[in-house]
RNA sequence: CGGGGCGUGGCGAAGCCUGGUUAUCGCACUCGAUUUGGGGUCGAGAGAACGCCGGUUCGAAUCCGGCCGCCCCGA
Numbered sequence: 001c002g003g004g005g006c007g008u009g010g011c012g013a014a015g016c017c018u019g020g021u022u023a024u025c026g027c028a029c030u031c032g033a034u035u036u037g038g039g040g041u042c043g044a045g046a047g048a049a050c051g052c053c054g055g056u057u058c059g060a061a062u063c064c065g066g067c068c069g070c071c072c073c074g075a
Stems, first nucleotide, its partner, number of pairs: 001074007010027004020058001029045006051067005
C1' cells in the first nucleotide's frame, strides 16, 4: 500500500441480507424470598440508541459514502 472480516449494556452473543412499538438472550451486578450464614434456587430491578461523522427515507443497529480502531491474508 491492496483485499477480506469485525466493532451492539461490565463481559459474551443474537438482531443487519429482507428498514417499522421505548433493541433481545446468557453471564455478571443490585434488592427481596428461601437458608443460622454462604452457595444454590425463585421473584423483581438497574444498565447500551448500536465505533465516529454525513447521506437516503415518513422511519436506520439495519441501506449508501467517508473516517477511526482491532484481527487475518497478500505485497
This is a predicted structure of a 75-nucleotide RNA (transfer RNA) from an Actinomycetota bacterium. Taxonomically the source falls in Actinomycetota (Bacteria, Bacillati).